[in-house]
Molecule: transfer RNA
Organism: uncultured Clostridia bacterium
């Protein structure tokens, strides 16, 4: 330079033949429990779903182009 693969929560990922408030577990805070801590129940907070744009009534999912890491060729 060419082609392919991969970005979704603080990590690590699931979810693609478009559809209803986007999800799991680890981890954080708070509580209950406990003499205390850990374990164990309960409860919350965390996402412009890499960016921009385009189809569409509707996009994480389709299209293009950027970006970042990556593996193959040259």
């Nucleotide at each position: 330079g060419u082609g392919g693969g991969u970005g979704u929560a603080c990590c690590u990922c699931a979810g693609u033949a478009g559809g209803a408030c986007a999800g799991a577990g680890g981890g954080u805070u708070c509580g209950c429990c406990u003499c205390c801590u850990a374990a164990g129940c309960g409860a919350a907070a965390c996402g412009u779903c890499g960016g921009c744009a385009g189809u569409u009534c509707g996009a994480a999912u389709c299209u293009g182009c950027c970006c970042a890491c990556u593996c193959a060729c040259a």